This record gives sequence, structure tokens and C1' cells, in this order.
RNA sequence: UUCAUCCAGAGCAGCUGAGGGACUGGCCCGAUGACGCUGCGGCAACCCCCAUUCGGGAAGGUGCCAAGUCCACCGGAACAUUCCGACAGAUGAA
Repeated sequence: UUCAUCCAGAGCAGCUGAGGGACUGGCCCGAUGACGCUGCGGCAACCCCCAUUCGGGAAGGUGCCAAGUCCACCGGAACAUUCCGACAGAUGAA
């Protein structure tokens, strides 16, 4: 840079100790210990493997395990809170 996907799924323990959820706004998580690191466990999105196009596996490479990418922002449609798209971001493959 290109392409694909993003309403599914999956947590315990130890260490540490105040911030964290990408940015802005909201909202939320957090001393009943979040976030992070380590160990073990798990999930199955992509590659992969088996089957053959349904589906299954988790040995291997990535990834992931609060909330729809937590929600919104910008545009459009209906019309008064919904839907669709874009942007941005994340992940994978090349």
C1' cells in the first nucleotide's frame, strides 16, 4: 500500500499499585485492586489442519478473552430515535 473482517466467542492465580477503556466528547471500569507483566487456562477471527464448500479441530503462526470497534462525532434516509454509509481505529492475509 491492497484486500477481507469487526452485533458471535473465551478468565483464574501471582506480582505491582493508579490510573484505564487509541484520540476528542460522553459513558463506563477501577484500592472489593482496574491497567500492565508473568504463569496456567480458554476462544476460534485470519492463516493452517481434517473434511469438502455445511461443518469440525486447536498441533503450529498471528490475534483475542468488560461493555457491538462501549457509544457518538461526518454524510444520507425515514422522522424524534432507529437504519445505512463514510472517516478513524483494530486484526489478519498478501

RNAcentral holds the sequence, with entries from MGnify. A computed fold for a 94-nucleotide RNA from Megasphaera massiliensis, annotated as SAM riboswitch aptamer (S box leader). It matches the Rfam family "SAM riboswitch aptamer (S box leader)". Gene Ontology term of the family: regulation of gene expression. The organism belongs to Megasphaera, within Bacteria.